[in-house]
Transfer RNA from a PVC group bacterium, 74 nucleotides, folded computationally. The prediction has a mean pLDDT of 80. Rfam family: tRNA. Its family is annotated with triplet codon-amino acid adaptor activity in the Gene Ontology. The family's RNA type in Rfam is transfer RNA. The sequence was found in a public genome assembly. Lineage of the source: Bacteria > Pseudomonadati.
Order: sequence, then structure tokens, then C1' cells
RNA sequence: GGGCGCGUGGCACAGUUGGUUAGAGCACCUCCCUUACAAGGAGGGGGUCGUAGGUUCGAGUCCUACCGCGCCCA
Repeated sequence: GGGCGCGUGGCACAGUUGGUUAGAGCACCUCCCUUACAAGGAGGGGGUCGUAGGUUCGAGUCCUACCGCGCCCA
């Protein structure tokens, strides 16, 4: 330099053919339970989807460029 894949709450991830609310798990906070802790039960907060632009009535999803990470080729 070329090709491919990935980037979504703090973490590892899901998100269908573009549509109706951006999500479940772990973690965090509150309450219940307990002598207490853990486990368990109930509830809650937190992300505008790597960045910028485009297409569209509508984009996490499609297109383009760039950034980062990984793999392959040279």
C1' cells in the first nucleotide's frame, strides 16, 4: 500500500426486510429478605449507536470518506 471483518450503556454483546420504544445479561444505585454478608425478589439511573457527510418521508441498519482495533496479502 491492497483486501476483509469489527466499532451499540461501565463490560462482553443482541438488534430480523430501513419504520412503531435502542435492548436483555453482568456491573452500579434504592428497597425487601438476613443478626450480618452472599444468594434471591422488586424497582431505578445511565448510551443517540466510532467521527463527518450523503440517500430517504424515515438510518444503529443503505452509500462515501476518515479514525481506531483485528486478520490476510504484498